[in-house]
Context: one part of a larger RNA
This record gives sequence, C1' cells and structure tokens, in this order.
RNA sequence: UGACGGGGGCCUGCACAAGCGGUGGAGCAUGUGGUUUAAUUCGAAGCAACGCGCAGAACCUUACCAGCCUUUGACAUCCCGCGCUACCUGGAGAGAUUCAGGGUUCCUUUCGGGGACGCGGUGACAGGUACUGCAUGGCUGUCGUCAGCUCGUGUCGUGAGAUGUUGGGUUAAGUCCCGCAACGAGCGCAACCCUCGUCCUUAGUUGCCAUCAUUCAGUUGGGCACUCUAAGGAAACCGCCGGUGAUAAGCCGGAGGAAGGUGGGGAUGACGUCAAGUCCUCAUGGCCCUUACAGGCUGGGCUACACACGUGCUACAAUGGCGGUGACAGCGGGCAGCCACUUCGCGAGAAGGAGCUAAUCCCGAAAAGCCGUCUCAGUUCGGAUUGUUCUCUGCAACUCGAGAGCAUGAAGGCGGAAUCGCUAGUAAUCGCGGAUCAGCAUGCCGCGGUGAAUACGUUCCCAGGCCUUGUACA
Repeated sequence: UGACGGGGGCCUGCACAAGCGGUGGAGCAUGUGGUUUAAUUCGAAGCAACGCGCAGAACCUUACCAGCCUUUGACAUCCCGCGCUACCUGGAGAGAUUCAGGGUUCCUUUCGGGGACGCGGUGACAGGUACUGCAUGGCUGUCGUCAGCUCGUGUCGUGAGAUGUUGGGUUAAGUCCCGCAACGAGCGCAACCCUCGUCCUUAGUUGCCAUCAUUCAGUUGGGCACUCUAAGGAAACCGCCGGUGAUAAGCCGGAGGAAGGUGGGGAUGACGUCAAGUCCUCAUGGCCCUUACAGGCUGGGCUACACACGUGCUACAAUGGCGGUGACAGCGGGCAGCCACUUCGCGAGAAGGAGCUAAUCCCGAAAAGCCGUCUCAGUUCGGAUUGUUCUCUGCAACUCGAGAGCAUGAAGGCGGAAUCGCUAGUAAUCGCGGAUCAGCAUGCCGCGGUGAAUACGUUCCCAGGCCUUGUACA
C1' cells in the first nucleotide's frame, strides 16, 4: 500500500421489510446431468452453464456412426499435354458414380500464339468444425451504469509510498460548495444522440371530414379546420415566490405549466477483476493428419430413457367452463409473397379468383361487456394418453413434422423444506406481429388492451461504495 475480520461509523440497491404473483407437488414442452448406444457430434459449469451457441436437426444443416466410393482432390495458384467440353437420352447402382449413344466450344491474333472454359498428368500444394482460449487477435459475459480509476508539477518521507482523492455539508454521481501543501489535468459521472409526453410552423396523398352538397359506404365534389403522417422549431433552467442552510452548494413547500427538480424509457459500460467464455463465426502462432484426422454419397444418429435438476406452458375451476350476441388496438410483414370475395367441406383446408411492389390492396384482435346454461362434482373442471379418418408442406413425414374431425378422457383438490420476479402504465392478466423458416414456436425479439397492492423503516440476510481500526496474510 492492499486484502481480510462472526471490528466500528456513514451510505446505497426489490438486499431485507410491506405487498402482489409465481417456482418447488401434477401433465406436457424444452435444455442439462446420468445411463444407454455403432453413433446418441462439439462447446457452455456457482452467481455470470442448463428455452445457452441453435433467429427454427425428416434429407440438407452435420461437425457423429455404419456401409459404399475418391486421392493434386469439393475449393485456390503455378507447370505440361489435349480440345474429346457443357448438355440430352438410355442401362447399372441406395446414391456418389460409372458405361453406351447423341451432341459438339468461345474470345482475340502480327496466324507463331495468347486468354477463358473443360479434361488428363506431374509435383509444389490444397484441405482439416483435428489439439492447445493456459501462446493470441477480435468479440462477449461479470462486478456495474457501481462512482470510482489515474496523471503532471509541487510538497512530505531514507524508502515502499503519502498528499491531491482526506475533512464539514450536499448529490443519483470524485455532483457541487466551503475548508485544506497543494495547484491543475485526464478516463469515467452529467450533458450532447434516439424515443414518448405539450404546443407552433411547413406540407395535404394513399391520410382526415367541422361546414355545404352527394352516397350503401369520406363514396364523389369540395376543404386541409381537426386527427394523423414527418421535417423544422419552441418548451424545464430550482427560472419565479416563501421557508431552511453558512450570505454557499443544496433541500422543503408553493405558483404557473402538457411536463418539476435527472419528466418516463433507450443507446452509451472508466482503470481493472475472474489465466472468465469462445481456436466450432472469423482471423492467427505452435503442434498434429496427408490414399487420411482430407473429400463425395446412402442410411442411421444428434429425437434413445430406470432416473435427477433447471427454465417454461397448461391446469386443478364459479372473479370459472360452455353456447349465443358482439365493441374497441398498436408494432410490423407481404411478389417463388400477402391473399379480399365466391363456391365446396363439420373442420384442418381445397377449387376458382380480384387487388396490391402497398398511409392505396391483403394479413388482423383477445380479455372485458350483455343474455342463457352448468351448481361444487374428479364435474359441462382439466386436457395428457391412445385408437381411427383426414389436411398441408415437402423428392421423401417409418425412425422423426405441424394441423383437423370423431372417439378415448390420465395425473391434477393450489403444492414440504426451500426459493424467484416485480415500486406504475410497473406486477398480474389478454391477445397481436416479426426474425429464423418449404413445413414446424409453450422459446426469442417486439407491440398494444385491461390494469392493481405495498414501501413503517434500515435491526437483520445478500451485494456494493467511502472513512477508520486490528492483523502472526501478500
């Protein structure tokens, strides 16, 4: 100087407390361990691995296994030779591939050739998701959006170092004020950026409709007031008033205001820590393989199943289930696409078929509400499982897709010890969209609808910051 303490002081955080809803019990989905397997590819491992890499494993993906094949190679450059290519048809084969037939190059030229493309050959080489993340770059997680981490000069100390950065206040903040052997400065904080909330200006189609006509309908004329769209601007600064404080920084209350003390949210992550993660995104040192640890193909596996754990979905019902009626979004997406409308089908869906490269056309609410019924039951709760008939995507749904109809109708009576999230348009609850994607979503990323309770307080648990103290630790 640090680190540590079941030392002390001050302070903060959904850390506790106060509340609301869960997990842990059930069924299923998904990831992991274990076991099994020819293979069940590999990685991730307390927080910070486990709906994680995977924004989507039937083939492909695919890295794994079995079998069948290739060896200058699926891919790149150089050298030599050839011009028979590509492509089509037929045979063999699981296919990769192979055999036969058909077919037959292009550009340029000083006609020597050169180039492109393809085939054959030779070796240099290619290739490796092989190993090492403890050789690395890059990227990322984490402490933590915590308020810290340092430097120059000066001063003090033999020195390591100290001071500044400590102290008194204050703040979300090393934020600011005052003091002080310090004076300044840098990286962080804040602000500058995006978005939501108010107003104004500009603009008025594909958007809108107050006034006037018109229509089934903002449909048409008309208009751009309003809504909205999207570009620019205004607005909030403790600015004003009162109190308090040291006359400071600030804090408390009030006025005005759409908004008040950082207005809400986002992006933004200091010096560093964990030899944290990743050689399987990519790049890369070393090492290893080179008729194989490379490459092609078919089939299988990653989907196994006595079991254990994590994360979720659906429930156990009456604040509910079912039937009827029926109102209101926002973000987005659409041409190998979104699909109105009509017809058919109980339905998944199918057959026709208009519009739309989209403020123009299309995809589009649900819970709530109202009426009826069920009356506390393993039920008109719950939907697992299984049988069967179908639909769709796709060369192909056996292993192993999703969906529909009929039938079946399991566990489950609100869950032990324990444990998680959340402070407001939040939790809870309800649906909708998107990426990936032929198909496949209870996951992920977004969007809106309805919309709470509680916070006395900081003794305790956890994590962190500053000062101080002890130490046989570095």